[in-house]
RNA sequence: AUCAGAGUAGGAACCGUGCGUUAAGUGCCGGCGGAUGGGAGGUCGCCGCCGGACGAAGGGCAAUUUUGCCCGCGUUGCGUUUCCGCAUCCGCUGUU
Numbered sequence: 001a002u003c004a005g006a007g008u009a010g011g012a013a014c015c016g017u018g019c020g021u022u023a024a025g026u027g028c029c030g031g032c033g034g035a036u037g038g039g040a041g042g043u044c045g046c047c048g049c050c051g052g053a054c055g056a057a058g059g060g061c062a063a064u065u066u067u068g069c070c071c072g073c074g075u076u077g078c079g080u081u082u083c084c085g086c087a088u089c090c091g092c093u094g095u096u
Base pairs, nucleotide, nucleotide: 001096003094004093005092010084011083012082013081015079016078017077018076019074020073021072028052029051030050031049032048033047034046038090039089040088042086058071059070060069061068062067
């Protein structure tokens, strides 16, 4: 030098376990801030905070006074596993 490969933030599915169903959470818009392969760089991706608009699926059984259990529901939280996952330069591993 050539060719190939690994790894971030995070995403999806499955399973487990919670939360809400007395509406929090999620999603949408705006503002501010932050993190993001080992290094540089930092976004059309991610996270946090604040503000705004919108807005929901409950039912059953037991107990009997506010509690337990079951079946659901929520673009619901967290965790395991699997799969996916850095545009550019350098680095790393293998190869010639």
Molecule: THF (Tetrahydrofolate) riboswitch aptamer